Context: one part of a larger RNA
């Protein structure tokens, strides 16, 4: 240079309260912005930034009594969420091998590896701070005992387990679509609880608020799929009563089987509930009504059904077949057990951009009015006036 340029998209204003000091901290009333987000939940990253005291010297684009700052102290509670003790893709290692002087590279068996596929917990309540982890009710899966019962079998007229092994499944693409439900909304002259008017009217089809409740068990509904049975068999590396194949029979049925939202029932004589009552506060208790029409999903039945061709994961749990074990064993019930790791917070001022940086950041949720609409405008839960 100069007390110059900036102080990084925006709305604050009265009061009171704390404190040495208040535009900025904290409580209140208005006001105002977001609102397919500026709300909530969540993968990745981050790793104490959560909660409480106390504090103000740095840090905060200004000041601070304030914070995501600094000192202290507390906090993350699981059979069921999520990952491991299940499974397998790419890929990655790799016992023998195979090749390279060597280091090593390749690679069979085999093994790891979720972004995928199996799998059993929901509802209310509670903390300053954690909840499908606690607590209250109410449930489910594995396993075990040999307590109870009933029933099967005991060398076969073989009860019951059953492979690592054969079969079926599991199994999948784009693009299209009727229906049949729910979840949410709306409305109510119908319950129910307050309320009765600063100025004429308002005891009315008046105003206002609310009118809920899961898993699981039972029931098997709308709808989707499959023809049933009996002989033979040379394939499926053995071995099948299983699948394939072959032949007969019935039959195409509102049949039988499988599957299958929802609704109803129960769960629940609880829970939760407007609103009221005690309390200086902090909390505490009491507690109505809890139907009826409508609208309606992008959820669900459904990995369905139709269609088109470029034909569109594996393996495991699962069914079944024997092999093969068996003398006890199945169901129900009762009772016991049930490992580890994750869990605090944040999702943008805490992550990726040197920054409290107008950029970037997978996925879920989807309220009103008006509308084709997740577009716009304006609200609602819910958040927030962006540190001069």
């Nucleotide at each position: 240079g100069a007390g110059u340029a900036a102080c990084g998209a925006a709305a604050g204003a009265g009061g009171c309260g704390u404190g040495a000091g208040a535009a900025a901290c904290g409580c209140c009333u208005c006001c105002g912005c977001c609102g397919a987000a500026u709300g909530c939940c969540c993968a990745a990253g981050g790793g104490u930034u959560c909660c409480u005291g106390a504090g103000u010297a740095a840090a905060g684009c200004u000041a601070a009594u304030c914070u995501g700052c600094u000192c202290a102290g507390g906090g993350u509670u699981a059979g069921u969420c999520g990952g491991g003790a299940c499974c397998u893709a790419a890929g990655c290692c790799g016992a023998g091998g195979c090749c390279g002087c060597a280091a090593g590279g390749c690679g069979u068996a085999g093994g790891c590896g979720a972004u995928g596929g199996a799998c059993a917990a929901c509802a209310g309540g509670u903390u300053g701070a954690u909840a499908u982890u606690c607590c209250u009710g109410u449930a489910c899966c594995a396993c075990g005992u040999c307590c109870c019962a009933a029933c099967c079998g005991c060398u076969a007229u073989c009860a019951c387990c059953g492979a690592u092994g054969g079969c079926g499944g599991g199994a999948c693409g784009g693009g299209g679509u009727a229906g049949g439900c729910u979840a949410g909304g709306g409305a109510a002259a119908c319950c129910c609880a307050g309320g009765c008017g600063a100025u004429g009217g308002u005891u009315g089809a008046c105003c206002u608020g609310g009118g809920g409740u899961a898993a699981g068990c039972g029931c098997g509904u709308a709808g989707g799929g499959c023809g049933a049975g009996a002989g033979a068999u040379a394939g499926g590396a053995a071995a099948a009563u299983c699948c394939g194949u072959c032949u007969c029979u019935c039959a195409c049925a509102c049949a039988g089987c499988c599957u299958g939202a929802g609704a109803c029932g129960u769960u629940a004589u609880g829970c939760c509930g407007a609103g009221g009552c005690c309390u200086c506060a902090c909390g505490g208790c009491c507690g109505a009504a809890g139907u009826u029409c409508u609208c309606g999903a992008a959820g669900c039945c459904a990995u369905g059904c139709c269609u088109c061709c470029u034909a569109g994961a594996a393996a495991a749990g699962c069914g079944u077949c024997u092999a093969g074990g068996g003398a006890g064993g199945u169901u129900g019930g009762a009772c016991g057990u049930g490992c580890c790791c994750g869990u605090a917070c944040c999702a943008a001022a805490a992550c990726c951009g040197a920054c409290a940086c107008a950029g970037g950041u997978a996925g879920g949720c989807a309220g009103g009015u008006a509308g084709a609409g997740a577009a716009u405008a304006c609200c609602a839960a819910g958040g927030c006036g962006a540190u001069c």